[in-house]
RNA sequence: CCCUGCAGGAGAGACCGGCACGGCUUUGCCGAUGCCGGCGCCGAAGGAGCAACGGCCCCGGAAACUCUCAGGCAAAAGGACCGCAGGGG
Numbered sequence: 001c002c003c004u005g006c007a008g009g010a011g012a013g014a015c016c017g018g019c020a021c022g023g024c025u026u027u028g029c030c031g032a033u034g035c036c037g038g039c040g041c042c043g044a045a046g047g048a049g050c051a052a053c054g055g056c057c058c059c060g061g062a063a064a065c066u067c068u069c070a071g072g073c074a075a076a077a078g079g080a081c082c083g084c085a086g087g088g089g
Stems, first nucleotide, its partner, number of pairs: 001088006008081001013039001015038006021031004040073003046069001047067003053060003
């Protein structure tokens, strides 16, 4: 440094509309189901940007900073990072 297991682990619309499906007290309503569209947001998977500095005119160059492509905005899952244990280089 990498992998595995266990534990902890934040932020932001359970938003609006349409279609389908299911349910019900059926011309309306509900759904924590699927798809599509819309606007608003989050940063702690991943990705991208650069300060000092180093070489020399252009390159290298960090992040928890910045961007928000990706991802995410009930729960679940995921989750940087931290602790413990085991394995590998």